[in-house]
RNA sequence: CGUUUCCUUGCUGGAGAGAGGCGGCGCUUUGUAUUGAAGCGAGGGUCGCCCACCGAAGGAGCAAACCCCGAUCGUGGGGCGAAUCUCUCAGGUAAAGCGGACAGCAGGGGUGGC
Numbered sequence: 001c002g003u004u005u006c007c008u009u010g011c012u013g014g015a016g017a018g019a020g021g022c023g024g025c026g027c028u029u030u031g032u033a034u035u036g037a038a039g040c041g042a043g044g045g046u047c048g049c050c051c052a053c054c055g056a057a058g059g060a061g062c063a064a065a066c067c068c069c070g071a072u073c074g075u076g077g078g079g080c081g082a083a084u085c086u087c088u089c090a091g092g093u094a095a096a097g098c099g100g101a102c103a104g105c106a107g108g109g110g111u112g113g114c
Base pairs, nucleotide, nucleotide: 002114003113005110006109007108008107009106010105011104012103013102018051020050021049022048023047024046025045027044028043029042030041031040032039052093053092054091058089059087060086061085066079067078068077069076
């Protein structure tokens, strides 16, 4: 100096699935009413419950190989062991926003070999 590999920072891209139902709120916006409020309606937010769904934060499970014990030509038990597979605990399900496995670009740090 370059490379393998791990972590990390910034920018960029990034899917899927109900605008679900019921109820509460001294929350918020707006319309109406009113002298002004109370009240009534709609949207949003939030909390609780219920049903339906998604898998790409996180989490959990496992195949072969490999190792050990047993068996002795047989194939049982255990360990280790991957994912975008499976599960759906968590999270999520109009748009926007947030999140987002993973990928590209540009940096920083660490380990091993040459």
Predicted 3D model of a 114-nucleotide RNA (Glycine riboswitch aptamer) from Variovorax sp. PBS-H4. Lineage of the source: Bacteria > Pseudomonadota > Betaproteobacteria > Burkholderiales > Variovorax. Its Rfam family is "Glycine riboswitch aptamer". Gene Ontology term of the family: glycine biosynthetic process.